[in-house]
Molecule: small-subunit ribosomal RNA
Organism: Anaerolineae bacterium
RNA sequence: UUUACGGAGAGUUUGAUCCUGGCUCAGGAUGAACGCUGGCGGCAUGCCUAACACAUGCAAGUCGAACGGGAAGCCUGUCUUCGGACGGGUGGAGAGUGGCGAACGGGUGAGUAACACGUAGAUGACCUGCCUCGAAGAGGGGGACAACUGUUGGAAACGGCAGCUAAUACCCCAUGGUCUUGACGCGCUUGGAAAGCGUUGAGUAAAGGGAGCAAUCCGCUUUGAGAGGGGUCUGCGGUCUAUCAGCUAGUUGGUGGGGUAACGGCUUACCAAGGCGAAGACGGAUAGGGGGCGUGAGAGCGCGACCCCCCACAAUGGGACUGAGACACGGCCCAUACUCCUACGGGAGGCAGCAGUGAGGAAUAUUGCACAAUGGGGGCAACCCUGAUGCAGCAAUGCCGCGUGGGUGAUGAAGGUUUUCGGAUCGUAAAGCCCUUUUCUGUGAGAAGAGAGAGGACGGUAUCACAGGAAUAAGUCCCGGCUAACUACGUGCCAGCAGCCGCGGUAAAACGUAGGGGGCGAGCGUUAUCCGGAUUUACUGGGCGUAAAGCGCAUGCAGGCGGUAUGAUAAGAUAGACGUGAAAGCUCCCGGCUUAACUGGGAGAGGUCGUUUGUGACUGUCAUACUUGAGUGGAGUAGAGGAGAGCGGAAUUCCCGGUGUAGUGGUGGAAUGCGUAGAUAUCGGGAGGAACACCAGUGGCGAAGGCGGCUCUCUGGGCUCUAACUGACGCUCAGAUGCGAAAGCGUGGGGAGCGAACGGGAUUAGAUACCCCGGUAGUCCACGCUGUAAACGAUGGAUGCUAGGUGUAGCGGGUGUAGACCCCUGCUGUGCCGAAGCUAACGCGAUAAGCAUCCCGCCUGGGGACUACGGUCGCAAGACUAAAACUCAAAGGAAUUGACGGGGGCCCGCACAAGCAGCGGAGCGUGUGGUUUAAUUCGAUGAUACGCGAAGAACCUUACCUGGGUUUGACAUAUAGGUGGUAGCGAGGUGAAAGCUGAGCGACCCUUCGGGGAGCCUAUACAGGUGUUGCAUGGCUGUCGUCAGCUCGUGUCGUGAGAUGUUGGGUUAAGUCCCGCAACGAGCGCAACCCCUGUCGCUCGUUACAUGUGUCUAGCGAGACUGCCGGUUUAACGCCGGAGGAAGGCGGGGAUGACGUCAAGUCCUCAUGGCCCUUACGGCCAGGGCUUCACACGUGCUACAAUGGCCGGUACAAAGGGUUGCAAUUCCGCGAGGAGGAGCUAAUCCCAAAAAACCGGUCUCAGUUCGGAUUGGAGUCUGCAACUCGACUCCAUGAAGUCGGAAUCGCUAGUAAUCGCGGAUCAGCAUGCCGCGGUGAAUACGUUCCCGGGCCUUGUACACACCGCCCGUCACGCCAUGGAAGCUGGUAGUACCCGAAGUUAGUGGCCUAACCCGCCAACUGGCGAGAGGGAGCUAACGAAGGUAAGACUAGUAACUGGGGCGAAGUCGUAACAAGGUAGCCGUACCGGAAGGUGCGGCUGGAACACCUCCUUU
Repeated sequence: UUUACGGAGAGUUUGAUCCUGGCUCAGGAUGAACGCUGGCGGCAUGCCUAACACAUGCAAGUCGAACGGGAAGCCUGUCUUCGGACGGGUGGAGAGUGGCGAACGGGUGAGUAACACGUAGAUGACCUGCCUCGAAGAGGGGGACAACUGUUGGAAACGGCAGCUAAUACCCCAUGGUCUUGACGCGCUUGGAAAGCGUUGAGUAAAGGGAGCAAUCCGCUUUGAGAGGGGUCUGCGGUCUAUCAGCUAGUUGGUGGGGUAACGGCUUACCAAGGCGAAGACGGAUAGGGGGCGUGAGAGCGCGACCCCCCACAAUGGGACUGAGACACGGCCCAUACUCCUACGGGAGGCAGCAGUGAGGAAUAUUGCACAAUGGGGGCAACCCUGAUGCAGCAAUGCCGCGUGGGUGAUGAAGGUUUUCGGAUCGUAAAGCCCUUUUCUGUGAGAAGAGAGAGGACGGUAUCACAGGAAUAAGUCCCGGCUAACUACGUGCCAGCAGCCGCGGUAAAACGUAGGGGGCGAGCGUUAUCCGGAUUUACUGGGCGUAAAGCGCAUGCAGGCGGUAUGAUAAGAUAGACGUGAAAGCUCCCGGCUUAACUGGGAGAGGUCGUUUGUGACUGUCAUACUUGAGUGGAGUAGAGGAGAGCGGAAUUCCCGGUGUAGUGGUGGAAUGCGUAGAUAUCGGGAGGAACACCAGUGGCGAAGGCGGCUCUCUGGGCUCUAACUGACGCUCAGAUGCGAAAGCGUGGGGAGCGAACGGGAUUAGAUACCCCGGUAGUCCACGCUGUAAACGAUGGAUGCUAGGUGUAGCGGGUGUAGACCCCUGCUGUGCCGAAGCUAACGCGAUAAGCAUCCCGCCUGGGGACUACGGUCGCAAGACUAAAACUCAAAGGAAUUGACGGGGGCCCGCACAAGCAGCGGAGCGUGUGGUUUAAUUCGAUGAUACGCGAAGAACCUUACCUGGGUUUGACAUAUAGGUGGUAGCGAGGUGAAAGCUGAGCGACCCUUCGGGGAGCCUAUACAGGUGUUGCAUGGCUGUCGUCAGCUCGUGUCGUGAGAUGUUGGGUUAAGUCCCGCAACGAGCGCAACCCCUGUCGCUCGUUACAUGUGUCUAGCGAGACUGCCGGUUUAACGCCGGAGGAAGGCGGGGAUGACGUCAAGUCCUCAUGGCCCUUACGGCCAGGGCUUCACACGUGCUACAAUGGCCGGUACAAAGGGUUGCAAUUCCGCGAGGAGGAGCUAAUCCCAAAAAACCGGUCUCAGUUCGGAUUGGAGUCUGCAACUCGACUCCAUGAAGUCGGAAUCGCUAGUAAUCGCGGAUCAGCAUGCCGCGGUGAAUACGUUCCCGGGCCUUGUACACACCGCCCGUCACGCCAUGGAAGCUGGUAGUACCCGAAGUUAGUGGCCUAACCCGCCAACUGGCGAGAGGGAGCUAACGAAGGUAAGACUAGUAACUGGGGCGAAGUCGUAACAAGGUAGCCGUACCGGAAGGUGCGGCUGGAACACCUCCUUU
């Protein structure tokens, strides 16, 4: 200085993590549509569907200066019956002949995968009207046909016949060049016989017209050139499909003829047999191509509306004619379908032109104005025509611009919403005040677009001026996350939402509404489609050990890639120049509309392009060399490498014989089986088949599958050493070919053992299994087939490079030795550990999964599906190849933390064991379930409910039921009003009571003396609820569990979840302590601190004690710490033993309960959100119920007796309670109790007697002098009240029960057991509960097992966490799909028939003006004949149609197959843990189903043991 301006992610698999991987979203876009809404302007755009059918109008005419004739009208003359007729002139309509145009312009995208398009070329293989430039010319003749007239057919369309006529219409003759076509020659020199030149033959023209007074102009003929336009050919480029692999007879080429403007099988006859194809022919599907458009950082991907270029088409199919040009959108002919007219004979038509209509559809406009402009056709021109075009109309369809007001305005108005009731918010928003006028309305003026003049559809439009007045103008979507934006109410897994994840089951920011908020804004959302994000097809820019993915292995053609050196070349490559890549578009710059959109000008960009000139490194090609890659030779060597033949011993089974006798065999235990007809056992002999113990080894060999006794024969490969030879001969490999375990198939053998199927026995709920007894195919051999496996290292082949260490197998070298070992070292194979590096991690790591190169194969979410259909192979089984519909939002890999395991290790606990006493049996008590009931109120339900809430239901309690009565209430607060015989008390009446009524009595506080307060009544707010939700909650509690655990900070490791610490070695009751250690510390737990208790001391001394240094009470202290000794341990921590001591290793007991789990329990203790009731679900009362009773369970009491019962006597506690109370002595009662009352507000008095025990007596093994239920009678006490429904006493009664099945509970020492005492609750009521003491044991080897727990480790498909997860059949519903007798279409082709129009060819007869000839004739004539032409006929080709058999394809279908999805169906339990028989792969057989079994294989199997190797010391 120039260039470059450019790349964002998120949600969703999990308890969490990383990865893989799909799905979804945010962006942009559109010819859009739909919903809601809608002020203005500019510029664009507007049938994407039915190339469906079309009414009506218009879209191509023009020329009188090519020609004949000439209507109406007008002027004029004559005649007139006044209607008009005839003539002259003017006029020029409509039609005709002729010329040019109609092949342009406009539309559409059906067909077409093709030279159709694009790009670059070729045409020496071609054409070209009008236009431009140049050259030369136009002499002489002729006959017709329309129009018109007449006649005639027909409904019409349209004709027929006869007659007249003009031309720039048509014909003939002449002339003619550089034109066309022959022959000959020359010649540039390359073109191909072909250009060019010369000579010489033959052939071919014209309108001398039109206009004009004329000049002149427009025309005509021939020709050269140009411009523009077109035809044809070629290279290259751009879709899918191989489940389309072979296609092709004019097919490929040649020769001759024909044809075309032109090359050419374009066509024809003959000849040859070629041509295309894996670089994809042929077939099928789809599709107009390009400039460009959308998107994207780009590379790409998608699209081909509008505008421009090209192509194709014009109802469908075929055909030619005319012409410069067509096989012709608004021309012709034919066929077909459809529509219309018809007199039924016959005719007419083609909007994919502009409008418009119907139909289809989610959907797309006016039957407008004008030729003023731009362009086109005709014409000399005027001009005419032009639905091209210019404009207008409709549509928010898009892009762009503007507006809906601006300023000020706090009582923060009213109102809405919300609220913790204070407020907050809508909100300066509104109102109010002051302005402005884009827009709007009205009035006026008024363009440019227009050329020398006239002429403006748009249009009285744009624009301008004035006036008026904030006036006329805001919606839509969203607010759980992604994703900006939150509250209330309603609803209650309903209604609904949803792009993905997902919301909704009574407190929904997710549904609906409201308020508020966010986004965009005349629009906003939704739907559809495309690109992006998606590096999710990866060229840029991915992968394949375990996630999807390496072919089972090898050989090898094509293809791809390829060592060293030199030279040549220039295909690739690279650089420059030239050409081209239309315009528009895109980018940049500069302009024009007020701006922008839009638009004008300039420049740039855009390519696998063409030509040309350089370069020569690299790749290619050619040539010459080289040796290191590869191979050969020579010398050795190891080996279960392969094939064939032979031989051997051990063992099983069978047969024969001997000995011998009752069992044997088998299992978890059994049974079936075998055996007195002699098994098993044992000895001897024999037969036969299969397999080869030890050696044997992560040893060897082979490409893989695989290979194991010994010997022989044949044979392949490897390795080491050597360095003689060849000289790149190499690597890989689609297709192809070969090999290929086991099972299986065919034929023939063989058959000892084993052994699918099968039979039997067991097991089991069942057992088509696991176990057992048998047993057939098979296993073996030969020959053939099959071609698959977890054919695995889940790892393709080759080459090179990149630390080490340590084994092992083979060969070699060095050192050394007498020879060895050892040691050092090279190569090849085979293991382990490991650095760098890689990896999602696990792991790999010279045998790579590292770093690179080459080649091949394969993958692209899960399921459907290792499937269907089709094809190939196979005898079959089946193999190979290989989809779609539909469905899900995941499926998956590795690792982490837990939890779990019929995994492992270590450890603990009254967990088991060892013991003691029970429960389960009986009767009774009590609780629960069930049942019953008007009600039997409610809750608690494995452990962790069930003598639980309830420390005490006759009423009350009470919540339940029946009945009666009540409504501001039994209770609280506030407001308003009322009230002085007011509040309150209240005899009596009524009633079951509550309640109602009610004589009578009758107030209070403060005071400033006015009154105020309290009370009562009425009314309104509200009270009230043991109604609901413990799954909305607080608090409290249970349980794991008094188990030893649970965490944090910092650091470190790991991408991360996480790990470490907390693991390890010891030890402990303990995460207790010690040691070690990438950890160092800390917290909550443990322990200790607290209380009781055991010993001692001191102090105190009431009400205790009573003379003792004592006991007791209340306090304060001491004491115990592994402190001491020995042993042991690692020296530590500790442990064991001992001493001393009241007590010894936590002395005993209690209180104390970590993080958390169980949505554990409780809304009926209490508190509390929400919901619900409000003359009732509130409140009061009486009675009843909670107390029922065929039954079942839990928990207790009392027993079954002599370790006892009964009677008598005697002794010893602790801890408590007591004034509405405990109550002594005394008296009465058999007794419960009564009377009475001392004392005690308690170390004083009382309850209060302790009982078991001990002593003596009696009973003597019985349903008893055991046991006391039940029942009868009589009482006592409490209490308004013992009927339902209390306790106790006495008399009588005297049931079951003789130690308890399966099963099961408690307890390890002052414990169990046993004995009594007290207390709370309480009027009364305890076998329950909470305490107290008395007497007072047994046992613990030990940790295999059961249960629970802790730590470490392992597996896992579990994480709601094993009460998990999950598989298959069957049944039901829905969905898509395969097969299928058939049925109905479509497409393309083949064969044959028929054969329109048309073209070509032929043609007797027929028709025929021009030219020629002849005759008659002399007329503007006639006749005849010829040439040429025509119709007709014939032939060839030929569309449509018909027939036939198939092919492909689509739809449909009785029936049928599997698949997917679905709410809480049925049967089992296959898999995940050792999943309870390890699982899986291939194959075969079998079975309701998962599945089972056989054979071979794999580890992607746990655990234990052994072997080998490795690491560390």